Overview:
RNAcentral holds the sequence, with entries from ENA. A computed fold for a 73-nucleotide RNA from a Promethearchaeota archaeon, annotated as transfer RNA. The prediction has a mean pLDDT of 81.
Formats: sequence, structure tokens, C1' cells
RNA sequence: GCCUCUUUAGCUCAGCUGGUAGAGCAUCGCACUUGUAAUGCGAAGGUCGUAGGUUCGAAUCCUGCAAGAGGCA
Repeated sequence: GCCUCUUUAGCUCAGCUGGUAGAGCAUCGCACUUGUAAUGCGAAGGUCGUAGGUUCGAAUCCUGCAAGAGGCA
């Protein structure tokens, strides 16, 4: 230098063929308990790496950039 893959909640990851962004763990509240843990119920938490483009509509398609991983020379 070229090619491929990844980037989504605090963490680990889903999200199909473009149509209102989810799970587990963690956190907080309540129930249960003499108390704690465990368990059950509920809540909060997201400019979907970033800047543009296409579209009625983009996490999803296209382009640039950034970070990380791998390969070739």
C1' cells in the first nucleotide's frame, strides 16, 4: 500500500428481506426473609463509531473518515 471482517445500553451480544431498537448480566425500587443472599415482579439506561448520500422511511443499502482484528505483498 491492497483486501476482508468488526463498531448497537455500564459489560457480553441479538436485531432476517429497509417499516416504532431488544435479550442476558450489572444498577435501582418493591415483594419475600429476623437480616443478607437467592428467587419473583417492576423501572431506568441508546444522537446504533463518525460525516454525508439514496429513500415516503436507514442500525440495515451506497461513499468518505476514525478505531480494532485478520490476510497478501